[in-house]
RNA backbone atom coordinates (compact mmCIF):
# COMPACT_ATOMS: atom_id res chain seq x y z
C1' N A 1 0.00 0.00 0.00
C1' N A 2 -3.59 -3.61 -1.43
C1' N A 3 -6.99 -7.63 -0.37
C1' N A 4 -10.14 -10.37 3.11
C1' N A 5 -12.98 -10.76 7.77
C1' N A 6 -15.29 -8.51 12.08
C1' N A 7 -17.02 -4.21 14.66
C1' N A 8 -18.47 1.04 15.12
C1' N A 9 -20.62 5.18 13.18
C1' N A 10 -22.56 7.08 8.63
C1' N A 11 -25.38 6.93 3.83
C1' N A 12 -29.31 4.75 0.77
C1' N A 13 -33.68 1.64 0.32
C1' N A 14 -37.82 -0.78 2.78
C1' N A 15 -40.93 -0.40 7.14
C1' N A 16 -44.11 1.85 12.15
C1' N A 17 -46.44 6.21 14.19
C1' N A 18 -47.40 11.49 14.32
C1' N A 19 -47.40 16.25 12.22
C1' N A 20 -46.76 20.34 8.12
C1' N A 21 -47.72 21.88 3.06
C1' N A 22 -49.96 21.13 -1.75
C1' N A 23 -53.40 18.67 -5.15
C1' N A 24 -58.06 15.81 -6.37
C1' N A 25 -63.25 14.91 -4.34
C1' N A 26 -67.26 18.61 -2.31
C1' N A 27 -69.61 23.47 -3.65
C1' N A 28 -69.11 21.31 4.45
C1' N A 29 -73.82 22.30 -2.11
C1' N A 30 -78.74 20.98 -4.38
C1' N A 31 -83.95 18.46 -3.55
C1' N A 32 -88.27 16.55 -0.90
C1' N A 33 -91.66 15.11 3.27
C1' N A 34 -93.22 15.91 8.41
C1' N A 35 -93.31 18.74 12.98
C1' N A 36 -92.07 23.68 15.31
C1' N A 37 -91.15 29.39 16.04
C1' N A 38 -93.00 34.23 14.50
C1' N A 39 -89.78 40.88 13.61
C1' N A 40 -86.60 39.52 21.21
C1' N A 41 -88.68 34.49 15.53
C1' N A 42 -86.58 32.20 11.26
C1' N A 43 -85.67 25.72 14.52
C1' N A 44 -85.81 20.24 14.68
C1' N A 45 -86.42 15.10 12.58
C1' N A 46 -86.25 11.81 8.43
C1' N A 47 -85.29 10.55 3.31
C1' N A 48 -82.84 11.30 -1.15
C1' N A 49 -78.54 13.55 -3.51
C1' N A 50 -73.53 14.84 -4.97
C1' N A 51 -67.69 12.08 -5.41
C1' N A 52 -63.33 6.88 -10.26
C1' N A 53 -64.73 7.64 -2.91
C1' N A 54 -65.30 5.57 2.85
C1' N A 55 -67.06 9.22 6.19
C1' N A 56 -69.26 13.89 6.96
C1' N A 57 -72.79 17.30 5.30
C1' N A 58 -72.45 21.45 10.52
C1' N A 59 -71.07 26.03 13.50
C1' N A 60 -70.44 31.41 14.17
C1' N A 61 -71.16 36.36 12.47
C1' N A 62 -73.27 40.13 9.33
C1' N A 63 -76.96 41.86 5.89
C1' N A 64 -81.62 41.41 3.67
C1' N A 65 -86.61 39.59 3.64
C1' N A 66 -91.26 38.09 5.75
C1' N A 67 -96.27 43.52 8.92
C1' N A 68 -98.00 38.14 11.96
C1' N A 69 -98.41 34.35 7.43
C1' N A 70 -95.59 30.17 5.89
C1' N A 71 -91.68 30.47 3.68
C1' N A 72 -86.70 32.10 4.10
C1' N A 73 -82.44 34.34 1.12
C1' N A 74 -77.40 36.29 0.43
C1' N A 75 -72.30 36.99 2.00
C1' N A 76 -67.88 35.90 5.02
C1' N A 77 -64.94 32.65 8.15
C1' N A 78 -63.83 27.84 10.34
C1' N A 79 -63.09 21.44 9.62
C1' N A 80 -63.37 16.22 9.21
C1' N A 81 -62.85 12.11 5.82
C1' N A 82 -60.72 9.24 1.25
C1' N A 83 -56.67 9.11 -2.22
C1' N A 84 -51.95 11.06 -4.18
C1' N A 85 -47.36 13.93 -3.66
C1' N A 86 -43.73 16.52 -0.47
C1' N A 87 -41.04 17.80 4.04
C1' N A 88 -39.84 16.99 9.34
C1' N A 89 -39.60 13.99 13.59
C1' N A 90 -40.10 9.12 15.84
C1' N A 91 -39.90 3.68 16.32
C1' N A 92 -37.55 -0.75 14.63
C1' N A 93 -32.65 -2.75 13.32
C1' N A 94 -34.34 -5.87 7.84
C1' N A 95 -31.20 -5.37 3.21
C1' N A 96 -27.18 -3.03 0.50
C1' N A 97 -22.85 0.08 0.38
C1' N A 98 -17.60 3.49 -2.72
C1' N A 99 -15.04 6.03 1.02
C1' N A 100 -13.67 6.79 6.85
C1' N A 101 -12.10 4.68 11.90
C1' N A 102 -10.54 0.35 14.98
RNA sequence: UAAUUCGUAUUUCAUUUUCUUCGUAUAAACUUGGAAAUAAGGUCCAAAAGUCUCUACCAAACUACCGUAAAUAGUUUGACUACGAUGAAUGACGAAAAAACG

A computed fold for a 102-nucleotide RNA from Sporosarcina sp. NCCP-2222, annotated as Purine riboswitch aptamer. Model confidence (mean pLDDT): 76 of 100. Lineage of the source: Bacteria > Bacillati > Bacilli > Caryophanales > Sporosarcina. It matches the Rfam family "Purine riboswitch aptamer". Its family is annotated with purine nucleobase biosynthetic process in the Gene Ontology.